[in-house]
Context: one part of a larger RNA
RNA sequence: CUGGGCGUAAAGCGCGCGUAGGCGGCAUGGUAAGUGAGAAGUGAAAGCCCUCGGCUUAACCGAGGAACUGCUUCUCAUACUGCUAAGCUUGAGUAUGGGAGAGGGAAGUGGAAUUCCAGGUGUAGCGGUGAAAUGCGUAGAUAUCUGGAGGAACACCGGUGGCGAAGGCGACUAUCUGGACCAAUACUGACGCUGAGGUGCGAAAGCGUGGGUAGCAAACAGGAUUAGAUACCCUGGUAGUCCACGCCGUAAACGAUGUCUACUAGCCGUAGGGCCCCUUAGAGGGUUUUGUGGCGCAGCUAACGCACUAAGUAGACCGCCUGGGGAGUACGGCCGCAAGGGUAAAACUC
Numbered sequence: 001c002u003g004g005g006c007g008u009a010a011a012g013c014g015c016g017c018g019u020a021g022g023c024g025g026c027a028u029g030g031u032a033a034g035u036g037a038g039a040a041g042u043g044a045a046a047g048c049c050c051u052c053g054g055c056u057u058a059a060c061c062g063a064g065g066a067a068c069u070g071c072u073u074c075u076c077a078u079a080c081u082g083c084u085a086a087g088c089u090u091g092a093g094u095a096u097g098g099g100a101g102a103g104g105g106a107a108g109u110g111g112a113a114u115u116c117c118a119g120g121u122g123u124a125g126c127g128g129u130g131a132a133a134u135g136c137g138u139a140g141a142u143a144u145c146u147g148g149a150g151g152a153a154c155a156c157c158g159g160u161g162g163c164g165a166a167g168g169c170g171a172c173u174a175u176c177u178g179g180a181c182c183a184a185u186a187c188u189g190a191c192g193c194u195g196a197g198g199u200g201c202g203a204a205a206g207c208g209u210g211g212g213u214a215g216c217a218a219a220c221a222g223g224a225u226u227a228g229a230u231a232c233c234c235u236g237g238u239a240g241u242c243c244a245c246g247c248c249g250u251a252a253a254c255g256a257u258g259u260c261u262a263c264u265a266g267c268c269g270u271a272g273g274g275c276c277c278c279u280u281a282g283a284g285g286g287u288u289u290u291g292u293g294g295c296g297c298a299g300c301u302a303a304c305g306c307a308c309u310a311a312g313u314a315g316a317c318c319g320c321c322u323g324g325g326g327a328g329u330a331c332g333g334c335c336g337c338a339a340g341g342g343u344a345a346a347a348c349u350c
Base pairs, nucleotide, nucleotide: 004321005320006319007304008303012318014201015200016199017198021194022193023192025088026087028085029084030083031082033081034080035077036076037075038074039073040072041071042070049065050064051063052062053061054060091191092188093187094186095185096183097182098181103177104176105175107173108172109171110154115149116148117147118146119145120144121143125136126135162169163168206247207246208245209244210243211242215241216240220236221235222234223233258317259316260315261314262313263312266295267294268293269292270291271290272289273288274287275286276285277284299306300305323350324349325348332343334341335340
């Protein structure tokens, strides 16, 4: 250097954007750097290899040959790669017209419910459990009616439905804004793919400052249970959960499946768009495209299973793995207010 892998055995970065780099569509001319051919020079000797020879043999030694797969120069070739010139439209993108959507930001509004406060009715219980007790209640609770306050979450619709790169997103209204999809044309003319470093986003918990606090609820207190009960059950209850700004940067961040492209039997559902058919109107049928599900052939797989949303067949680029424990730890430097994060061993041991 070559050779193996990454759904579940070790192994896909949580996700994007993007620098360097790697790779790159169709066709023509030029060039000749890579590439190929030929020639010349060089590639010391010894050694290795082959042949012959000298010591009785061998080791050893002598002679010749081959080899030294390399480098340099010259000449030639031009298919492929590169460079260059001028093009092309299929990749990529832009414009036009549409409809769909819990995509994001910020503002406002609404009803149901819980709790609390005030008032009315009303009287002895309520609550809770396996059973109880702590707790609440004659200072009038629970129940019920009226009014008010405040915070948080948005029942039904709701759907292997939709949107988003991922995390994630669910009341309504207007507003600002991103992306995808479909249709038919026009335009740009390879502008592309991936992406070490880098940079941004990133659930929950946690942290800082200020606010807010209805419900829930780590910690904590009490009551039970129990041999004990620092728990499970019950009554309370503070951080927190909510908002603004700033940190943290991790998750079974999961499809445990990196991104992009091409190709490879079918059948059934569902969501968005286009076209066609039928019908008196709903609705329905066919086809096409984009997404999302179920089954299934070939093929793949250790099996399970995957199977046009591949784990099939190929290509481009990145990341990662190399027995278990020690250990995702120590040390070092980096990041963080801290908690800690990221990078990441070894001795030893089986």